[in-house]
RNA sequence: CGCCUAACUUCUCUCGAAGGCGGGGGACCCAAGUCGUCGGGGCGAAGUCCGAAAGGACGGAGUACUUUCAAGCUCCAGCCCGUCAGCUAACCUCGCAGGCGAAUUUGAGAG
Numbered sequence: 001c002g003c004c005u006a007a008c009u010u011c012u013c014u015c016g017a018a019g020g021c022g023g024g025g026g027a028c029c030c031a032a033g034u035c036g037u038c039g040g041g042g043c044g045a046a047g048u049c050c051g052a053a054a055g056g057a058c059g060g061a062g063u064a065c066u067u068u069c070a071a072g073c074u075c076c077a078g079c080c081c082g083u084c085a086g087c088u089a090a091c092c093u094c095g096c097a098g099g100c101g102a103a104u105u106u107g108a109g110a111g
Base pairs, nucleotide, nucleotide: 001101002100003099004098008019009018010017011016020096021095022094023093024092025091030086039084040081041080042079043078047058048057049056050055059076060075061074062073063072065111066110067109068108069107070106071105
């Protein structure tokens, strides 16, 4: 100076605060048959199936102004709640971290 990402900007410069971005809980209506503890649910692109595993198939994510198509390359982790949560106005509440790069793979169309 850029990239992944919600994870930025400003004030203060001590605690903190504001704006902005993002997540969860939470009515009527609608949806929802009951039980399962070998429960159920949430963040995230990171899901499903087969397999003891390795791995494979389908599917998904990133690729540097944005977007569409095609190809190439890389990736598909990790964590949390604790028996409990559908949607959901008002309302309540939480996060703004971490990791990486040296001009960001190539072609075509549109802006």

A computed fold for a 111-nucleotide RNA from uncultured Candidatus Solibacter sp., annotated as c-di-AMP riboswitch aptamer (ydaO/yuaA leader). Lineage of the source: Bacteria > Acidobacteriota > Terriglobia > Bryobacterales > Candidatus Solibacter. The sequence is in RNAcentral, with records from MGnify. It matches the Rfam family "c-di-AMP riboswitch aptamer (ydaO/yuaA leader)". From the family's description: This family represents a conserved RNA structure found upstream of the ydaO and yuaA genes in Bacillus subtilis and related genes in other bacteria.